Background:
Predicted 3D model of a 130-nucleotide RNA (SAM riboswitch aptamer (S box leader)) from Galbibacter orientalis. The sequence is in RNAcentral, with records from Rfam and Ribocentre.
[in-house]
């Protein structure tokens, strides 16, 4: 780089540095910027994907009765797998204008409109594989 999953309409900015661009790509639209944007350090922060942790069910394992044998039921017990609820932030990443800014490709509704809405590609973060 490619892939597979699962998220994306909430949250959350100050400070130096920097200097004309930026908002992922093309295109249009609508926005942010010389009152100084982006980007790069620092700091603080949000979130809860990896993590920790409690219960819950599943799952598996013992054990006793019970049965011709088996299940299904009971008791205990483990967290290696998978579910659902909470909690918690130390550490790995991630974010901290605007819906992934908003259409662009299909589809429903609607009047071949304007809008709505749903999905698909693109993307962008995890976590896994590689």
């Nucleotide at each position: 780089a490619c892939g597979u999953u699962a998220u994306c309409a909430a949250g959350a900015a100050a400070g130096g540095u920097g200097u004309a661009g930026g908002g992922a790509u093309u295109a249009g639209a609508c926005c942010c910027g010389c009152a100084g944007a982006a980007g790069c350090c620092u700091u603080a922060g949000c979130a809860a994907c990896c993590c920790u942790u409690u219960a819950u069910g599943u799952a598996c394992u013992u054990c006793a009765a019970u049965u011709a044998a088996c299940a299904a039921g009971g008791a205990a017990g483990u967290u290696u797998u998978c579910u659902u609820a909470g909690a918690g932030a130390a550490g790995g990443u991630g974010c901290u204008a605007c819906g992934u800014u908003c259409u662009a490709c299909c589809g429903u509704a609607g009047a071949u409109a304007a809008u709505a809405c749903g999905g698909a590609c693109a993307g962008a973060u995890a976590a896994c594989a590689a």